[in-house]
RNA sequence: GCCGACUUGGCGCAAUUGGCAGCGCAUCGCACUUGUAAUGCGAGGGUUGUGGGUUCGAGUCCCACAGUCGGCU
Numbered sequence: 001g002c003c004g005a006c007u008u009g010g011c012g013c014a015a016u017u018g019g020c021a022g023c024g025c026a027u028c029g030c031a032c033u034u035g036u037a038a039u040g041c042g043a044g045g046g047u048u049g050u051g052g053g054u055u056c057g058a059g060u061c062c063c064a065c066a067g068u069c070g071g072c073u
Stems, first nucleotide, its partner, number of pairs: 001072007010025004019056001027043005049065005
């Protein structure tokens, strides 16, 4: 230099053919316990990497850029 994959709460990942962004862990509260842990119930937390475009509507499609990983030279 060229090619490909990936980027979504604190972390790990989902999201069907474009149609209300969810799950687990963690965190916080409550219950249980002599107390803690475990368990059960509940709550908070996201400008979906950045900037544009298409569309009635974009995490999803298109373009540019950035980052991570891999391959080729």